[in-house]
RNA sequence: GAGACGUGUCGGCAAACCAUUGGAAACGAUGGGACGCAAAGCCAGGCGCUGUCGUGCCCGUGAGAGCGGGCGCUAUGCACGACCGGUUGCAAAC
Numbered sequence: 001g002a003g004a005c006g007u008g009u010c011g012g013c014a015a016a017c018c019a020u021u022g023g024a025a026a027c028g029a030u031g032g033g034a035c036g037c038a039a040a041g042c043c044a045g046g047c048g049c050u051g052u053c054g055u056g057c058c059c060g061u062g063a064g065a066g067c068g069g070g071c072g073c074u075a076u077g078c079a080c081g082a083c084c085g086g087u088u089g090c091a092a093a094c
Stems, first nucleotide, its partner, number of pairs: 006094002012037002017032006035081001041087003045084002048078002054073008
């Protein structure tokens, strides 16, 4: 000098739930509210969630075009307050 862990907090964030609201959904936004958090700051690369559109198969219907239904696949959608990874930062100290 750097890192990890612990103690400490003026100040910071805000789970569930409630109200309003956006979205097909996953899941968000605002206000209230605090279970917790020392990165509960930021980034969707890994793992993960959803399946609008699209698409494969099957069934029904129809002269056909098509339409309806079932089961899959699919991210450009979502999630960093599950975890891994990346990155920045934290008064005075021990």